Molecule: transfer RNA
Organism: Bacillota bacterium
RNA sequence: GCCGGCGUGAUGGAAUUGGCAGACGUACCGGACUCAAAAUCCGGCGGUGGCGACACCGUGCGGGUUCGACCCCCGCCGCCGGCA
Numbered sequence: 001g002c003c004g005g006c007g008u009g010a011u012g013g014a015a016u017u018g019g020c021a022g023a024c025g026u027a028c029c030g031g032a033c034u035c036a037a038a039a040u041c042c043g044g045c046g047g048u049g050g051c052g053a054c055a056c057c058g059u060g061c062g063g064g065u066u067c068g069a070c071c072c073c074c075g076c077c078g079c080c081g082g083c084a
Base pairs, nucleotide, nucleotide: 001083002082003081004080005079006078007077010026011025012024019067028044029043030042031041032040046057047056048055049054060076061075062074063073064072
């Protein structure tokens, strides 16, 4: 240099026919149980604004196509593998 694959909450990892983003697990926070703890069970757990109801944004970054994009197209960045 060329070719292919991958990039999603704190973290592992789902969702691909283009149709509710974050299932499920771990960590963490709150509660129950306990003399206390562990284990177990229940609830919560991306960001911004708002007292709040709620609104807007969010799948590496920037654009495009579409009524609608994690998914399709273009450019870029990073990681992994192959070829030279």